[in-house]
Context: one part of a larger RNA
C1' cells in the first nucleotide's frame, strides 16, 4: 500500500411538539405496603403530591371580576366558554464528556545533578625540548653604597610540543559506521588546567565566567500520576435502499467579522381562502432624455459702474485708452448634490379575460448568512484589472446533454426508466467528422485566421462640382518679348539673398517687375501663358463596402482544432440536409389532482382497482415508505446428520437495499410469520489492531 476485524447523535432526567392508546371536568399515583413461588416480575393497595377546571394584583387582597384611581369615569389583563391528563413511540432543545478523534496549554502531589551547570572532601595525570625572573657567590667599582661583569640559580595563567583536553574553518556522512561522528587544519598543554570516587543544590525553583545555556537524546520553566473524556465559536471524520419537495451565501445587532441571535429564503402538519399573467381604466413619481425659468461653472460680442495706465495748470474738474472688469443684453454652452420640463420600465388600486395549484397564517424541523461570472445601470479605481461595491436580469453554485477544439458562469436546452424508430434548438454540412446545393456581388491580402493614431492614384458602389469635337487631359513640335540691369540695398543683387510698390506700361496669339533648378553677378534650363499636333473623356471633393501598411518575445509552425481552401472567405437571396438526455411516437414504473367501482368501518374517512391530465436534475436540508444484521416473545412450534449456520458457485426474482432454489464444501445448529429491544449496516478520521 493491499486484506481483515473494530471504529462516531447514546443513556438518564427534565421541556415542547406530533402519533397511538386508556380515562375525560377531570386526568394520575411517588415513596412506601400487602398478595402470590423468591430479592424477577404479576396484581391490588396507598390521593402525599402534579397539572387542569378563574382570574386580576407587587402584594395585603377581591373575585366574573381585578388593577390602577378621589371616582359608581376611562383605560389594561381577563369573563360571557371550553378540553384536559396520564402512559408508549418519534421530531427537537436542555442539563450531564453529550456524534466521535485531536492541542498547545493550567492546576496539585511527587519522582530525579548515573547526562549535565556550579560547589565541596579525597586522590590522580601532565613525553621531551627551550628561555633563563628574584636572590646568592666571585670578581670589578665606590669614602661607604649604588653600579657593572661573569658564574650559579630555576620563577613564570613564559615558549615549542606529544599524551590528556577543546573546536572559530572545511570536506564527507545526512533512508549514516554514529538520534552530532569521521577526515584535513587548528587552539591549550604547571594552569582561571585535566579526570577518577564520594557529598551537595531542582522546578517559577536550581546552576549558570550569561548561551535563555543546562537540569538524564527533550526546556521562555523537567519528567512521572492525578484533577481529566480540560477546552477547541477551529480541522477532519460520521457506516443500509428507494420515493416527494428543495435553499442560501442576504438585512440588521454583535469585543462581530471564517461564529451566533432575530429576519429573509427551504420543508412538514393543520387552517384559510387567494396567487399569477394579459388587457382596459385611473394613480403616486422627478431617473433617461433635455433644458437654462432657478442655484452654481464657463465662452465670446455689445454696452458700461468700478479699477489700472496715460494726458492734464497747484487743487478740483475734464479727456483718452489694441488694459482689468461687476451688473444689465445678445449669442452660444456645462451640471450628482441644478430643474420651467420629462418619458420607457417599473409600482399601487379596480374591472374583465387567461391559466391552473399558487398564495398567507399558526405550530414542528432546518440549513444558510465566504458567493462566482455574464449582459445592463451607476459608484470608487486610471471611462485599469479574472479589481472592488451596489441594483436590476440570467446561468453556474445544485444542472447532466448538444455547441464555443479543450473550456463551473458565455449560446442552445432542464436528464423518470428503455427503444438498432422520426422532428427540430444553437450551431454547421471539402477530408479528420454526421450533413449542400444552386444564383448574384464583393475580396487577391491567406484579408480570412488577433489590434490603435495614422499614412496611401488598391479595388467597388452610389453623389457633387470643373474642363472638354468652339477639341479638353497627358505627351510631342513651336513661342514665352520690349521698356528693364523697375527702386532701394549691395562689392555685386540683372525675374529668382533681402526690402519696397496702386507688380505699372508696350508690342501681342501668348508671356509674372516672373514657378523652380542654376551664376560671385551675368549667362543657362525651366514654369505660369498662347499656338499647332492629337481626337474623347479629363480633373478635384466629399460619402461608403472590402482590402494595404502601422504590426517586435522568449522548447517548436503555434493568433481558422489540423490537413488544407481562391473558396471550403465576406455580403444578400433560395431550396434542403445534418445535429441534444429538447419535441414527437411505441413500452414500463412512481407521484399528484379530478372522476368512476369495489370494500372496510369510527359515515366521511382510508384501502384497493381503473380512466383522464399533469408532475418526477438536484448539494445544504425537511418529509415518507421500506431492506438487511444481533437478541426476545408467540417457541420444548417448525427445519436439520436422507446434513443446520458458514464458505464457494450456479439459477431465478425484486424498483432499490434485498431475496429464493440448488450443487461443491462444512460438520451442528436454524428458525418463517407477528411484535419488542438494540453495542443496528464502513472507503476514506496522516483512524486503531493483526496479517501480508
Nucleotide at each position: 500500500g493491499c486484506c481483515u476485524g473494530c471504529g462516531a447523535g447514546u443513556u438518564a432526567c427534565g421541556a415542547u411538539a406530533u402519533g397511538c392508546a386508556g380515562c375525560g371536568a377531570g386526568g394520575u399515583u411517588a415513596a412506601g405496603g400487602a398478595a402470590u413461588a423468591g430479592a424477577a416480575g404479576u396484581u391490588c393497595c396507598g390521593g402525599a403530591g402534579c397539572c387542569g377546571u378563574a382570574g386580576g394584583g407587587a402584594a395585603a387582597c377581591c373575585g366574573a371580576g381585578u388593577c390602577u384611581g378621589a371616582a359608581u369615569a376611562g383605560g389594561g389583563c381577563g369573563c360571557c366558554a371550553u378540553a384536559g391528563u396520564u402512559g408508549c413511540a418519534u421530531g427537537u432543545c436542555g442539563u450531564a464528556g453529550a456524534c466521535c478523534c485531536g492541542a498547545a496549554g493550567c492546576c496539585a502531589a511527587g519522582u530525579g545533578a548515573u547526562c549535565u551547570a556550579g560547589u565541596u572532601a579525597u586522590g590522580a595525570g601532565c613525553a621531551g625540548g627551550u628561555u633563563g625572573a628574584a636572590g646568592c657567590u666571585g670578581c670589578g667599582g665606590u669614602a661607604a653604597a649604588a653600579c657593572g661583569c661573569a658564574g650559579u640559580g630555576g620563577a613564570g595563567g613564559a615558549c615549542c610540543g606529544a599524551a590528556c583536553c577543546c573546536u572559530a574553518g572545511u570536506c564527507u556522512g545526512u533512508u549514516a559506521a554514529a538520534a552530532a561522528a569521521g577526515g584535513c587544519a587548528g587552539g591549550g598543554a604547571u594552569g582561571a588546567c585535566u579526570u577518577g570516587u564520594g557529598a551537595c543544590u531542582c522546578g517559577g525553583a536550581g546552576u549558570g565566567a550569561a548561551a535563555g545555556g543546562c537540569u538524564a537524546a527533550a526546556c521562555a520553566a523537567a519528567c512521572u500520576u492525578g484533577g481529566a473524556a480540560a477546552u477547541a465559536g477551529c480541522u477532519g471524520g460520521c457506516u443500509c435502499u428507494c420515493c416527494c419537495c428543495g435553499a442560501a451565501a442576504u438585512g440588521c445587532c454583535u469585543u462581530g467579522a471564517g461564529g451566533g441571535a432575530c429576519a429573509g429564503c427551504c420543508u412538514c402538519a393543520u387552517c384559510a381562502a387567494a396567487a399569477u399573467c394579459u388587457c382596459u381604466a385611473c394613480g403616486a413619481g422627478g431617473u433617461a432624455g433635455a433644458g437654462c425659468a432657478c442655484u452654481g461653472g464657463a465662452u465670446g460680442g455689445a454696452c458700461u459702474a468700478g479699477g489700472g495706465g496715460g494726458c492734464g495748470u497747484c487743487a478740483c474738474a475734464g479727456c483718452c485708452u489694441a488694459c482689468c472688469a461687476a451688473a444689465c443684453c445678445c449669442a452660444a454652452u456645462c451640471a450628482a448634490a441644478c430643474u420651467c420640463c420629462g418619458a420607457a420600465u417599473g409600482c399601487g388600486u379596480a374591472g374583465a379575460g387567461a391559466c391552473a395549484a399558487c398564495u398567507g397564517a399558526u405550530g414542528g424541523g432546518a440549513g444558510u448568512g465566504a458567493g462566482a461570472c455574464u449582459g445592463c445601470g451607476g459608484g470608487c479605481g486610471a471611462c485599469a484589472a479574472g479589481g472592488u461595491u451596489c441594483g436590476u436580469a440570467g446561468u453556474c453554485g445544485a444542472g447532466a446533454g448538444g455547441g464555443a477544439a479543450a473550456c463551473a458562469g458565455c449560446c442552445c436546452a432542464g436528464a423518470c426508466c428503455u427503444u438498432c424508430a422520426g422532428c427540430u434548438a444553437a450551431g454547421g454540412u471539402c477530408c479528420c467528422a454526421a450533413a449542400u446545393u444552386a444564383u448574384c456581388g464583393c475580396u487577391a491580402a491567406g484579408u480570412g485566421u488577433a489590434a490603435a493614431a495614422u499614412g496611401a492614384u488598391g479595388u467597388g458602389u452610389g453623389a457633387u462640382u470643373g474642363c472638354g469635337a468652339a477639341g479638353a487631359c497627358a505627351g510631342c513640335c513651336a513661342g514665352g518679348a520690349g521698356g528693364u540691369u523697375g527702386g532701394c540695398u549691395u562689392a555685386g543683387a540683372a525675374g529668382c539673398a533681402g526690402c519696397c510698390a496702386u507688380u505699372c506700361c508696350u508690342u501681342a496669339a501668348a508671356a509674372g517687375a516672373g514657378u523652380g533648378c542654376g551664376u560671385a553677378a551675368u549667362a543657362g534650363c525651366u514654369c505660369a501663358c498662347u499656338g499647332g499636333u492629337c481626337g474623347a473623356g479629363u480633373a478635384a471633393u466629399g460619402a461608403u463596402g472590402c482590402g494595404c501598411a502601422g504590426a517586435c518575445a522568449a522548447u517548436g509552425u503555434a493568433a481558422c482544432g489540423g490537413g488544407g481552401c481562391u473558396a471550403a472567405g465576406c455580403g444578400a437571396u433560395a431550396a434542403a440536409c445534418c445535429g441534444a438526455a429538447g419535441c414527437u411516437a411505441g413500452g414500463g414504473a412512481a407521484u399528484c389532482a379530478u372522476g368512476u367501482a369495489u370494500u372496510g368501518c369510527u359515515u366521511g374517512c382510508a384501502a384497493u382497482a381503473u380512466a383522464u391530465g399533469g408532475u418526477u436534475g438536484g448539494u445544504a436540508g425537511g418529509g415518507g415508505a421500506g431492506c438487511a444484521u444481533u437478541c426476545c416473545a408467540u417457541a420444548g412450534a417448525c427445519c436439520g446428520a436422507a446434513g443446520a449456520a458458514g464458505g464457494u458457485g450456479u439459477a431465478c426474482u425484486g424498483u432499490a437495499a434485498g431475496g429464493u432454489a440448488u450443487g461443491c464444501u462444512g460438520g451442528a445448529g436454524g428458525g418463517a410469520a407477528u411484535g419488542g429491544a438494540a453495542g443496528a449496516g464502513a472507503g476514506a478520521a496522516u483512524g486503531c489492531a493483526g496479517g501480508u
The part of an RNA shown here (large-subunit ribosomal RNA, domain II) has 692 nucleotides and comes from a Spirochaetia bacterium. The RNAcentral record of the full RNA draws on ENA. Model confidence (mean pLDDT): 84 of 100. The source organism's lineage runs through Bacteria, Pseudomonadati, Spirochaetota and Spirochaetia.